The RNA shown here (SAM riboswitch aptamer (S box leader)) has 102 nucleotides and comes from a Prolixibacteraceae bacterium. NCBI's taxonomy places the organism under Bacteria, Pseudomonadati, Bacteroidia, Marinilabiliales, Prolixibacteraceae.

């Protein structure tokens, strides 16, 4: 890095470093930041995708040592269809995260 198959309105922050922009991209808004945003590490913690117990089995219950991930706001909203007077919902595309395969 492709690809499949599931998920994506829940939930969980302190220290240190580091310095000016950050929220994936683009356009639009709206937010957060020199009261330190973003990132990095360090330690806490969320959650349960691998994993582990019970279970004949379930789409069941449980647990969290280990692999991952994740800890502002709905993946921040909207953009494209579909419907409508107009929106909401609803689906798509894009993305992330898992697990398998290559």
């Nucleotide at each position: 890095u492709a690809a499949u198959u599931a998920u994506u309105g829940a939930g969980a922050a302190g220290c240190g470093g580091u310095a000016a922009g950050a929220g994936a991209a683009c356009g639009g808004g709206c937010u957060c930041u020199a009261c330190g945003a973003u990132c990095c590490g360090c330690u806490g913690g969320c959650a349960a995708c691998c994993u582990c117990u019970c279970g004949c089995a379930a789409u069941g219950a449980g647990a969290a040592a280990g692999g991952u991930g994740c800890c502002a706001a709905a993946a921040c909203c909207c953009g494209c269809c579909c419907a409508u007077g107009a929106a909401a919902u609803g689906g798509a595309c894009u993305g992330a995260u898992a697990a398998u395969u290559a």